[in-house]
């Protein structure tokens, strides 16, 4: 330096050919159970879909760049 893959909640992951409000599971909080814990069962906060422009009636999806992270290549 070329080239391919990826980037969404504190983690770890979904999201259909672009289509109504972006979910689950853990984490945490609060309550129920129980003398306490712990296990369970509820319930429930959290999100600039790296960033930063396009395209389109509409973008996590598509297109261009930048930044980061694996992999090949030289």
């Nucleotide at each position: 330096g070329c080239g391919c893959c990826c980037g969404u909640a504190g983690c770890u992951c979904a999201a259909u050919c672009g289509g109504a409000u972006a979910g689950a599971g853990u984490c945490g909080c609060a309550g129920a159970c129980u003398u306490c814990u712990a296990a369970u069962c509820u319930g429930u906060u959290g999100g600039u879909u790296a960033c930063a422009g396009g395209u389109u009636c509409g973008a996590g999806u598509c297109c261009u760049g930048u930044c980061g992270g694996g992999c090949g290549c030289g």